[in-house]
Context: one part of a larger RNA
């Protein structure tokens, strides 16, 4: 200089406390670990591994296994020689494959011999391949302290020097924000702004949106012109700046209340991560050095496993009821998707679903009834008309194929759960909690994850005390 302290100062954060729902006990859903397996590929391992790589394992994925196969190869360049290329078809055979018949002759240059581009078979060497190892040889590219206020440099100028100052002091601020003092005076990356988006408004545009007026049709609900005001879409403004104001302050910086105003002190929300730490993660996205393989550690095929199951653990759903079950009526979003797709309206089916096929490359048509909500019946504390796991039977879908190992649906079963020890987690406002839609991935398969809108709380006195975490000081047998 630093690092540490069961040393001091000051200060901060859902960090405690104040509150609100959870987790830890129940079943089921997912991940690990652990056993087990011929195989249960492989990575990730306090925070910062475990619903993570995986935005979707039947089959392929598939990297593992066990059997049959190949051995210049499934790909790539280069030689040699045959033939266009390709099409259609028999037999064994799990299936790669292996062995037959048939058809077939194009483009380019050339009277034609023939040559030349492409693809295809063989032949022989150089080579190819490898999700083998090594993240402790590497790029890249992610994660964590942490969106924490930090990190450093030029030049001056003190120290013999390692180094200091500048960054410390007073204030002040979400912030090394800013101001004032000052051997420092400037300057970089970092804060913040500059970018999206969301709240007001204006101006400009009206179709596929809107419908206030106003005609027609019609009883009525509604359709049709005329509209383009509202609403709305989307393109340009314009708004907020402690700007004004009254106190507090050092007459500053700032705070404190106030007016106006849609919004008021960084309006919300996003994106945006200094110099570095942890040999962190990743050689299995890809890139690569060196290592290692080469009739195999490459490569093909079938079936098989990644779905195992005395058992721990992490994370989710579901519930344990009456602020609820169920039954019948009725009301309101938003953001997405959609051509090998979404698929209406009708019919059939208790249903899943099956016909059906109209309209739509979509502000026009579909997906599309939002669900809690509100109004009326029931059921009365009970393993229940609560829960829904397992379980027998009958089915639809999608796919060559649901046996291992799909999703759904109907009938009938009807487990354990009465709010959960010790611990431990989230969350400060349109947040928690509830509710329920869509999307990617995807032939099918979502309690996950990722958007989205609907109802919509409680608290915060305050920093003693746990955790982290900035600044100053201090102390050390530590570097």
């Nucleotide at each position: 200089u630093g690092a540490c302290g069961g040393g001091g100062g000051c200060c901060c954060g859902c960090a405690c406390a104040a509150g609100c729902g959870g987790u830890g006990g129940a079943g089921c859903a997912u991940g690990u670990g652990g056993u087990u397996u011929a195989a249960u590929u492989c990575g990730a391992u306090g925070c910062a591994a475990c619903g993570c790589g995986a935005a979707g394992a039947a089959c392929c994925u598939u990297a593992c296994c066990u059997a049959c196969c190949c051995u210049u190869g499934a790909c790539a360049u280069u030689g040699a020689a045959g033939g266009a290329a390709g099409c259609c078809u028999g037999u064994a055979g799990a299936g790669a494959u292996a062995u037959g018949g048939g058809c077939g002759u194009g483009c380019c240059c050339g009277c034609g011999a023939g040559g030349g581009a492409a693809c295809c078979u063989u032949c022989g060497a150089a080579c190819a391949g490898g999700u083998g190892c090594u993240g402790c040889a590497u790029g890249g590219c992610u994660g964590u302290c942490g969106u924490c206020a930090g990190c450093u440099c030029g030049u001056g100028u003190c120290g013999u020097g390692a180094g200091a100052u500048g960054u410390u002091g007073g204030g002040u601020u979400a912030a090394g924000u800013c101001c004032c003092g000052u051997a420092a005076c400037g300057a970089g990356c970092g804060c913040a702004a500059c970018c999206c988006u969301u709240g007001c408004c204006c101006u400009u545009a009206g179709u596929u949106g809107c419908u206030a007026g106003u005609c027609g049709c019609g009883a009525a609900a509604g359709c049709g012109g005329c509209g383009c005001a509202c609403u709305c879409u989307a393109a340009g403004g314009g708004g907020a700046c402690u700007g004004c104001u009254g106190g507090u302050g050092a007459u500053a910086a700032a705070c404190c209340g106030g007016a106006g105003g849609a919004a008021g002190g960084u309006g919300g929300g996003g994106a945006u991560g200094a110099c570095g730490u942890c040999a962190a993660g990743u050689c299995c996205u890809c890139a690569u050095g060196g290592c290692c393989u080469u009739u195999a550690u490459g490569g093909g095929u079938a079936g098989g496993g990644c779905u195992a199951c005395a058992c721990a653990c992490g994370u989710g759903c579901u519930a344990c009821a009456a602020u609820g079950g169920u039954c019948g009526g009725u009301a309101c979003a938003g953001a997405g998707g959609g051509a090998a797709g979404c698929g209406a309206a009708g019919u059939c089916g208790c249903g899943a679903g099956a016909u059906g096929g109209a309209g739509c490359g979509a502000a026009u048509c579909c997906u599309u009834u939002a669900a809690a909500g509100c109004c009326g019946g029931u059921c009365g504390u009970a393993g229940u008309c609560c829960g829904g796991a397992u379980u027998g039977g009958a089915g639809u879908c999608u796919g060559c194929a649901a046996c291992u190992c799909g999703a759904c649906u109907c009938c009938a079963u009807g487990a354990a759960g009465u709010c959960g020890g010790a611990a431990u987690c989230g969350c400060u406002a349109g947040u928690a909690a509830u509710c329920g839609c869509a999307g990617a991935u995807c032939a099918g398969c979502a309690u996950g994850c990722u958007g989205c809108g609907g109802u919509g709380a409680a608290u915060a006195c305050g920093u003693u005390c746990c955790c982290g975490g900035g600044c100053c000081u201090u102390g050390u047998a530590c570097a």